[in-house]
RNA sequence: UGGGGGGUCGUCCAACAGGCUAGGACUCCAGAUUUUGGAUCUGGCAAUCGGGGUUCAAGUCCCUGCCCCCCAG
Numbered sequence: 001u002g003g004g005g006g007g008u009c010g011u012c013c014a015a016c017a018g019g020c021u022a023g024g025a026c027u028c029c030a031g032a033u034u035u036u037g038g039a040u041c042u043g044g045c046a047a048u049c050g051g052g053g054u055u056c057a058a059g060u061c062c063c064u065g066c067c068c069c070c071c072a073g
Base pairs, nucleotide, nucleotide: 001072002071003070004069005068006067007066010026011025012024013023019056028044029043030042031041032040049065050064051063052062053061
């Protein structure tokens, strides 16, 4: 430099022809239970890499930039 793949809660993963109030597990917080801790149960917090565009509606499509991985040189 060229080609391909990928960037989503603190972490790991979903969201399949655009229809979402962006979901789950673990973590964390609060409560219940327990002598305490742990375990268990209930509830809660928390995210779409940046900037434009298309659309009634964008995590998803288009353009551009940044970062990571693989291949080639």
Background: Transfer RNA from an Actinomycetes bacterium, 73 nucleotides, folded computationally. RNAcentral holds the sequence, with entries from ENA and MGnify. The same sequence occurs in records of 2 taxa.